[in-house]
Context: one part of a larger RNA
RNA sequence: UGACGGGGGCCCGCACAAGCGGUGGAGUAUGUGGUUUAAUUCGAUGCAACGCGAAGAACCUUACCUGGGUUUGACAUCCCUCGAAUCCUCCGGAAAUGGAGGAGUGCCCUUCGGGGAGCGGGGUGACAGGUGCUGCAUGGCUGUCGUCAGCUCGUGCCGUGAGGUGUUGGGUUAAGUCCCGCAACGAGCGCAACCCUUGUCUUUAGUUGCCAGCGAGUAAUGUCGGGCACUCUAGAGAGACCGCCUCGGUCAACGGGGAGGAAGGUGGGGACGACGUCAAGUCAUCAUGGCCCUUACGCCCAGGGCUACACACGUACUACAAUGGUGGGUACAAUGGGCUGCGAGACCGCAAGGUGGAGCCAAUCCCAAAAAACCCAUCCCAGUUCGGAUCGGGGUCUGCAACUCGACCCCGUGAAGUCGGAAUCGCUAGUAAUCGGAGAUCAGCAUGCUCCGGUGAAUACGUUCCCGGGCCUUGUACA
Repeated sequence: UGACGGGGGCCCGCACAAGCGGUGGAGUAUGUGGUUUAAUUCGAUGCAACGCGAAGAACCUUACCUGGGUUUGACAUCCCUCGAAUCCUCCGGAAAUGGAGGAGUGCCCUUCGGGGAGCGGGGUGACAGGUGCUGCAUGGCUGUCGUCAGCUCGUGCCGUGAGGUGUUGGGUUAAGUCCCGCAACGAGCGCAACCCUUGUCUUUAGUUGCCAGCGAGUAAUGUCGGGCACUCUAGAGAGACCGCCUCGGUCAACGGGGAGGAAGGUGGGGACGACGUCAAGUCAUCAUGGCCCUUACGCCCAGGGCUACACACGUACUACAAUGGUGGGUACAAUGGGCUGCGAGACCGCAAGGUGGAGCCAAUCCCAAAAAACCCAUCCCAGUUCGGAUCGGGGUCUGCAACUCGACCCCGUGAAGUCGGAAUCGCUAGUAAUCGGAGAUCAGCAUGCUCCGGUGAAUACGUUCCCGGGCCUUGUACA
């Protein structure tokens, strides 16, 4: 100087407390451990691995296994040689691939012999190739402490020196934020602000919106004329600064209350992550040193596996019901996506879906119905008209192909489950809880992920205790 203490002081955080809803029990989905297996490819492993890489494993993907093949190679550059390229047919084979036959000659230069570009076949060797090893050789990227308020430097001063001071102290703040003091005076990286979005208004602009005011028309609808006023859309601007009043405070920083205001005291949310820590993660995204394999640890193909199942754990979904289930009726969104795409009305089917094709490159058409809510009816506390697993049968769709191993629909079947031990998680407001919608990936496949809106709470006395952190101080046989 640090680190540590079941030392002290001050302070913060959904850290506790106060509340609301869960997990841990059930069934299923998914990831992991383990076991099994020819293979169940690899990585991630306290917080910070475990619906993680995977924003989508039937083939492909695919890195694994079995079998069949191949050796200048699936891919790049160079050399030699032949042929234009390319297309079609037949045979063997699971395919990869092997064999046979046919059609067919282009572009540029030319001394008409040929040469060149390009593509294909063959050959030689230089080389290719490796998701093989090392993340403890690395770059890059990322997680974490932590959006925590810290981490340092120049000069000066103090100390033999390590080092100290500044950065400590008194206040204050979300903040090393600011004020005052002080052998310090300044400065940098962080904080904040500048950026995006949301909340109010003005203005500009009107093929979306409106009977607002007029006219026309319809069974009905901005449907038409007409108009941009309102809503909205998307550009510009205004607005919030403790600015005003008052009280407290050291006449300060700042704090309490009030007015005005759509909004207050960083308005809400996001992007943004200091010096560093964990030899944290990643050689399998990529790049890369070294090592290793080169008739194989490379490459091609078919099939299988990654989907196994006595078990154990994590994360979710659905429930156990009456604040509910079922049947019928009737409202109200926002974000998005759409051309070998979204697909309306109509018709067929109980349905999944099919036929068909209007319109739309989309504020114009479509996906599209929002659901919970509300109204009416029914069920009457029961393993039930709760719950839907499992299994039997029949179908639909995608795709070369749904056996291993897809999703969905219909009929039947109806399991466990009556609110969950010890323990444990999230959340302070448009939040939790609850309800539906969209998108990426994607032929098909979502209880996952990322967004979007609807309905919409309870509680916070307080900081003794648990966890994590910041500053000062103290002890130490630790570094």

The part of an RNA shown here (small-subunit ribosomal RNA, 3' major domain) has 479 nucleotides.
Its Rfam family is "Bacterial small subunit ribosomal RNA".
The RNAcentral record of the full RNA draws on ENA, Greengenes and SILVA.
The coordinates come from a structure-prediction model, not an experiment, and the mean pLDDT is 86.